[in-house]
Molecule: transfer RNA
Organism: Lithobates sylvaticus
RNA sequence: GUUUUUGUAGUUGAAUACAACGGUAGUUUUUCAAGCUAUAAGUCUAGGUUAAAGCCCUAGCAGAAAUA
Numbered sequence: 001g002u003u004u005u006u007g008u009a010g011u012u013g014a015a016u017a018c019a020a021c022g023g024u025a026g027u028u029u030u031u032c033a034a035g036c037u038a039u040a041a042g043u044c045u046a047g048g049u050u051a052a053a054g055c056c057c058u059a060g061c062a063g064a065a066a067u068a
Stems, first nucleotide, its partner, number of pairs: 001067007010021004023039005044060005
C1' cells in the first nucleotide's frame, strides 16, 4: 500500500434502546460490608437511502487480522 473485520452508558452483553456489574443520593447499622429505594450515564464522525436507521450504502477516524 491492498483486502477483510470491529466500533452502543465507566465495563460487558442484547436489540423493543434493555439489562448485569460499577457510579451518585437516600434508607438500614455504633461503624464497615451486604440488603432495599431512587437517580445519572448511550449507538465513533459526516453525508446518503427510507415514512422510519443501532442495523442498509459511501467517505473519514480509531483498533484488530491477513498479504506484500